The part of an RNA shown here (small-subunit ribosomal RNA, 5' domain) has 487 nucleotides and comes from an uncultured prokaryote.

Context: one part of a larger RNA
RNA sequence: GAACGAACGCUGGCGGCAUGCCUAACACAUGCAAGUCGAACGGAUUAUUAGAGCUUGCUCUAAUGGCGAGUGGCGGACGGGUGAGUAACGCGUGGGGACCUGCCCCGGAGCGGGGAACAACCAUUGGAAACGAUGGCUAAUACCGCAUACGCCCCCUGGGGGAAAGGCUUCGGCCACUCUGGGAGGGCCCCGCGUCCGAUUAGCUAGUUGGUGUGGUAGAAGCGCACCAAGGCGACGAUCGGUAGCUGGUCUGAGAGGAUGAUCAGCCACACUGGGACUGAGACACGGCCCAGACUCCUACGGGAGGCAGCAGUGGGGAAUAUUGGACAAUGGGGGAAACCCUGAUCCAGCAAUGCCGCGUGCGUGAAGAAGGCCUUAGGGUUGUAAAGCGCUUUCACCCGUGAAGAUGAUGACGGUAGCGGGAGAAGAAGCCCCGGCUAACUCCGUGCCAGCAGCCGCGGUAAUACGGAGGGGGCUAGCGUUGUUC
Repeated sequence: GAACGAACGCUGGCGGCAUGCCUAACACAUGCAAGUCGAACGGAUUAUUAGAGCUUGCUCUAAUGGCGAGUGGCGGACGGGUGAGUAACGCGUGGGGACCUGCCCCGGAGCGGGGAACAACCAUUGGAAACGAUGGCUAAUACCGCAUACGCCCCCUGGGGGAAAGGCUUCGGCCACUCUGGGAGGGCCCCGCGUCCGAUUAGCUAGUUGGUGUGGUAGAAGCGCACCAAGGCGACGAUCGGUAGCUGGUCUGAGAGGAUGAUCAGCCACACUGGGACUGAGACACGGCCCAGACUCCUACGGGAGGCAGCAGUGGGGAAUAUUGGACAAUGGGGGAAACCCUGAUCCAGCAAUGCCGCGUGCGUGAAGAAGGCCUUAGGGUUGUAAAGCGCUUUCACCCGUGAAGAUGAUGACGGUAGCGGGAGAAGAAGCCCCGGCUAACUCCGUGCCAGCAGCCGCGGUAAUACGGAGGGGGCUAGCGUUGUUC
């Protein structure tokens, strides 16, 4: 000098765009953050219409539109958060394959005929609750056989095995379903190279290294197991210890390099702590399940409930970091044939000079060089065209009116916002640090090695340009200084 997710002190007019718990991966009240589909299904219930019955305001039937709970499907593996762990094929980069892939795209074939249940519901019943138990009825795109299957799978002479679901319709069809080939996108695994510090860590290793067999997986593999062999790694730093998410990037620097990894983007890991699997195309699953533990809460003491490192918000810690806001209008995501529903993703608004950028706090004229202040050699000098006065202008802010783009036919949270027109009036808007040298800017008074200053050198013990005040001056400016950190 530059930089910052900064903090602190003094000060503070407006706008745009960004950014905002770096500390306790500490504990969390409350609300919201993942649902949706009645065009898969039985159906409680409700609205309208029509018909019937009568007890005249109810019951039954039918149609249509909704729909609580339930069965079923898809989604909850995305999106959002955090950086604890991890020095590792985790990440980066370049290769490789023995693999999987719901939804989407292109193609081939099929969708025949049956059956038995279980929720809901009803009845009885346990429990304070959470939640159940027994018996009975029932539908389906839920479940199970049979048939068929070139291709698919197993073994391979030949044989063996395995599918399916319907719904809506204006009857044209549309949406689904099953098997299968390919693609796209996504995922899994392996390898070369690169990836912090310590040798005051020098030896490490028994599933350890390799083989055979077997199991296992979507799949290669000591991935697991049995047997056999005795290997494997290491001063080109193994092992151990410490620290740390990695990268694109960011900061600095002429570069080389050094430092760093907030925001944005890619990958990874984690979800109270530890372990485990289930379901599924995909998880060993943040707002799923089970077990154990710590903690908190409820309890009728028998037993139960919970997990903000989602968005707000609270306590705590801290030098320090925001609203318990609006909207799905846009973009995107999930479900649905659609209408639409959901979406603290997102888009906006609020708070903060936290940063960057822009603008303003007026312009011209004005010498009796006014008054006052300060200095003085007492003449004067300086503050100083500065003020006053006179003449103008109205950016921003304020008041009144109008009023978007963002949205494609409809639909705008932002928002009566931005912008535009009009009005009034210099009116509402300047501070901070410094002035001994480095380093730009000097005098007076006070103080008297005191009080104090200080980045370094150093100032202060009676004339201090170095302390404190004042006048004056220098620098930067809605900021200015200080502290911290990096180059």
The prediction has a mean pLDDT of 88.